[in-house]
RNA sequence: GAAUCUGUGGUGCAAUGGUAGCACAACUGACUUAUGUCAGGGGAUGCGUGUUCGAGUCACGUCGGGUUCA
Numbered sequence: 001g002a003a004u005c006u007g008u009g010g011u012g013c014a015a016u017g018g019u020a021g022c023a024c025a026a027c028u029g030a031c032u033u034a035u036g037u038c039a040g041g042g043g044a045u046g047c048g049u050g051u052u053c054g055a056g057u058c059a060c061g062u063c064g065g066g067u068u069c070a
Base pairs, nucleotide, nucleotide: 001069002068003067004066005065006064007063010024011023012022013021018053027040028039029038030037031036046062047061048060049059050058
């Protein structure tokens, strides 16, 4: 330099173009005395532009990461 895959809460993963969810963690409260159970609320689509009534999803560009080739 080229091709290809990938990027979503703190972490690991979901989401047919139509309300962005799940588990764990953390926080708050209750019950408890075993280091656990229950309840509650908060927190995210790498960035930009475009297509569309509507984009996490499609297109282009760009940035980071993985793999292969040179």
A computed fold for a 70-nucleotide RNA from Papaver nudicaule, annotated as transfer RNA. NCBI's taxonomy places the organism under Eukaryota, Streptophytina, Mesangiospermae, Papaveroideae, Papaver. Rfam family: tRNA. Its mean pLDDT, the model's own confidence on a scale to 100, is 80.